The prediction has a mean pLDDT of 78. This is a predicted structure of a 68-nucleotide RNA (Glycine riboswitch aptamer) from a bovine gut metagenome.

[in-house]
């Protein structure tokens, strides 16, 4: 590195509009929050910042077990 498995945290928030016209879904805006892809800082880091990313599910996922 590849394959299989384990793998957390944080609003399924509020408002407006549209579709359907009960549910529900999508888009935009606003604030709140998380830290375990990556990125920045420091000698380094799992620390720290939160730029990106994320806050139902899915996906992703540091790290980790086995095999090659």
């Nucleotide at each position: 590195g590849u394959c299989c498995g384990g793998g957390a945290g944080a609003g399924g928030a509020u408002c407006c509009g549209c579709g359907c016209c009960g549910c529900c879904g999508c888009g935009g805006a606003u604030c709140g929050c998380c830290g375990a892809a990556g990125g920045g800082g420091c000698a380094a880091a799992a620390c720290u910042c939160u730029c990106a990313g994320g806050c139902a599910g899915a996906a992703g996922g540091a790290c980790u077990g086995g095999a090659c």